[in-house]
C1' cells in the first nucleotide's frame, strides 16, 4: 500500500410505532423512539417497486415518489489476519 471483515474504541445513521404539519395518493418533514447498519454516506446512473391528481371510452399513463432488496460511480472510521 492492497485485499479480506474477527474483536474493540471513537464518531455516525435510524426500522416499526407515536404526535404535529404537507400531499389527490404513494409518500414526506419535524420532534420522540431504536429494529438494525462498515457504507443504513453522497449521486438518482441502471434495474426494480409504489401512487394515478391530471390525461384517456377503457386498458393504461409520471411530469409525483421509494430504494434499509440489488448493480454502478465517488468519498470514508478501525485494521487482528
Nucleotide at each position: 500500500a492492497a485485499c479480506a471483515u474477527a474483536a474493540a474504541a471513537g464518531a455516525g445513521c435510524a426500522a416499526a410505532c407515536c404526535a404535529a404539519g404537507a400531499g389527490a395518493a404513494a409518500u414526506u418533514u419535524u420532534g420522540g423512539g431504536a429494529c438494525g447498519c462498515a457504507a443504513a454516506a453522497u449521486c438518482a446512473g441502471g434495474a426494480a417497486u409504489c401512487u394515478a391528481a391530471g390525461g384517456g371510452a377503457a386498458a393504461c399513463u409520471a411530469u409525483g415518489a421509494u430504494c434499509g432488496a440489488c448493480c454502478g460511480a465517488u468519498u470514508g472510521c478501525a485494521g487482528a489476519g
RNAcentral holds the sequence, with entries from Rfam. c-di-GMP-I riboswitch aptamer, 81 nucleotides, folded computationally. The prediction has a mean pLDDT of 79.